Two RNAs folded together computationally: RNase P RNA and transfer RNA, 515 nucleotides in total.

RNA sequence: GCUGUAGUGCGUGGUCGCCCCAGCGUAACGCUGGGGAGGAAAGUCCGAACACCCUUUGACAUCAUGUUAAAGAAGUGGGUGGCGGGUAACGCCCGCCGGUCCUGAUGCGAGUCAGGGCUAGGGAAAGUGCCACAGAGACAAUACUAUCCCGACGUCACGUCGGGAGAAAGGUGAAAAGUCUACAGGUGUUACUAUGUUCUUUUAUUAGAGCUCACAACUACUGUAGAAUCCUAAAUGGCAACAUUUAAGAAUGGUAAACCCCACUUGGUGCAAGGCCGUGUCCCGCUAUUCAUUGUUGAAUUAUAAUGAAGAGCGGGAAGAGCCGCUUGAUCCGUCUUGGUAACAAGACGCGACAGAUAGAUGACCAUGGUCCCGCUACUCAUUGUUUCAUUAUAUGAAAAGCGGGAUACAGAAUUCGGCUUAUAGCUACACAGCACAA
RNA sequence: UCCGCGGUAGCUCAGCCGGUAGAGCGCCUCCCUGUUAAGGAGGAUGUCCCAGGUUCGAUCCCUGGCCGCGGAGCCA
Numbered sequence: 001g002c003u004g005u006a007g008u009g010c011g012u013g014g015u016c017g018c019c020c021c022a023g024c025g026u027a028a029c030g031c032u033g034g035g036g037a038g039g040a041a042a043g044u045c046c047g048a049a050c051a052c053c054c055u056u057u058g059a060c061a062u063c064a065u066g067u068u069a070a071a072g073a074a075g076u077g078g079g080u081g082g083c084g085g086g087u088a089a090c091g092c093c094c095g096c097c098g099g100u101c102c103u104g105a106u107g108c109g110a111g112u113c114a115g116g117g118c119u120a121g122g123g124a125a126a127g128u129g130c131c132a133c134a135g136a137g138a139c140a141a142u143a144c145u146a147u148c149c150c151g152a153c154g155u156c157a158c159g160u161c162g163g164g165a166g167a168a169a170g171g172u173g174a175a176a177a178g179u180c181u182a183c184a185g186g187u188g189u190u191a192c193u194a195u196g197u198u199c200u201u202u203u204a205u206u207a208g209a210g211c212u213c214a215c216a217a218c219u220a221c222u223g224u225a226g227a228a229u230c231c232u233a234a235a236u237g238g239c240a241a242c243a244u245u246u247a248a249g250a251a252u253g254g255u256a257a258a259c260c261c262c263a264c265u266u267g268g269u270g271c272a273a274g275g276c277c278g279u280g281u282c283c284c285g286c287u288a289u290u291c292a293u294u295g296u297u298g299a300a301u302u303a304u305a306a307u308g309a310a311g312a313g314c315g316g317g318a319a320g321a322g323c324c325g326c327u328u329g330a331u332c333c334g335u336c337u338u339g340g341u342a343a344c345a346a347g348a349c350g351c352g353a354c355a356g357a358u359a360g361a362u363g364a365c366c367a368u369g370g371u372c373c374c375g376c377u378a379c380u381c382a383u384u385g386u387u388u389c390a391u392u393a394u395a396u397g398a399a400a401a402g403c404g405g406g407a408u409a410c411a412g413a414a415u416u417c418g419g420c421u422u423a424u425a426g427c428u429a430c431a432c433a434g435c436a437c438a439a
Numbered sequence: 440u441c442c443g444c445g446g447u448a449g450c451u452c453a454g455c456c457g458g459u460a461g462a463g464c465g466c467c468u469c470c471c472u473g474u475u476a477a478g479g480a481g482g483a484u485g486u487c488c489c490a491g492g493u494u495c496g497a498u499c500c501c502u503g504g505c506c507g508c509g510g511a512g513c514c515a
Stems, first nucleotide, its partner, number of pairs: 001435004006428003010369007018036008038410001042421002045419005050270004054072008077266005082096005097121001098119009122261002127259002129255003144170002147165008179227007188218002196211005229250002232247006274324003281318007289310008331353002333350007370408007380398004385394002440511007449464004458495001466482005488504005
């Protein structure tokens, strides 16, 4: 310096508005006072509260059936998966155990010890599937090359064909038939090789043929010593996971974030849950009433028909009103005490704090001040070279105060709460981790 | 508030119980033609939305995120 992690998440005043509550006035509404986003309000990924529904059983009432109480069977499907603790609960949090990776130390080595990071960590000896390419073979090894044994044929060496043995050699692959390491012995491979030597040949260890034949490396198997893992039994320590020691054994490839098996767990839907109120808003039809206009009738202010309007009743269609749930609760903050390694819990104190909209309030403008960045100017300081009587002048770098400009993130409650995850300018960095550079 | 589906070449879509990604249209070059279209031959093209994990190996399985699309109620 960068990245991660953690914390913080600009202030004050004025003007004009918005939502809620309380009080006052006389209704619309007005006035006064008080309150008004977050650490993630986000994603909606888990969990809980709360509400209704479903099923079963019991009780009570009943024409149907309803009311009330308790519980969540079985199956399918889903979820969780070391142990202990925290919590209302969790897949969250804390502590531990095991595994794995890195660094350091140690050992000839297999390994061991210490510190740190990560960890979705039941079962692969119930069964099934998959393991591309390469390779003989990818898991009951049908043995490809090489090796050994037997037989047949050819022409002795040797070759070809057939049968068998062997997983010691070869190479492939992420993985190779299943413990590993060191030392000693030892079979085999590399290898009818290197080398040495003989003969023929050549200018020439130039070419060819025959004989001889290693070192080193790897290695079935055997022995000795040691190391890791697993199983059984016992002992010790620990609440437990597990660890350590002793004895006697063992050798089963990987994959379950493939199907599956095991254990535990889970009835469903979510505030658009649900309740109250009873048609408040718009349109249409029918019925009768009242009023108005026109026609007919009549002596008349009577009777009657049509049309229109009004409010009422009934019916239909649209729309989707109002109130509750709704925000003071497993609440948060501060100080202290107690218990606990911790997460966390309990208690005391505080004249401590806490929005509630319903298409969705929490805003806009102005002024001013913080913080940071850039530019201009340069009180002053440092450095080297030149210069000067002189730190005088000049050059480079830093830079107080001042002036001007810019930036000030992510984001916006909608039933509530506990977690997780993601986004986040600037600042803080002696709260910490990693990387790079310089001294 | 709750629920479901999707993201692969320039576009529209396959591939999804793991083995290294294609089709059609489009694009580029050549042939054919006096020229264009049509036709023929050949070619290029992927951050498989992103990050991490499981595995020898991930477009595919798992976890978290980003973006897009769709659906659901009441007092009809």

Rfam match: Bacterial RNase P class A.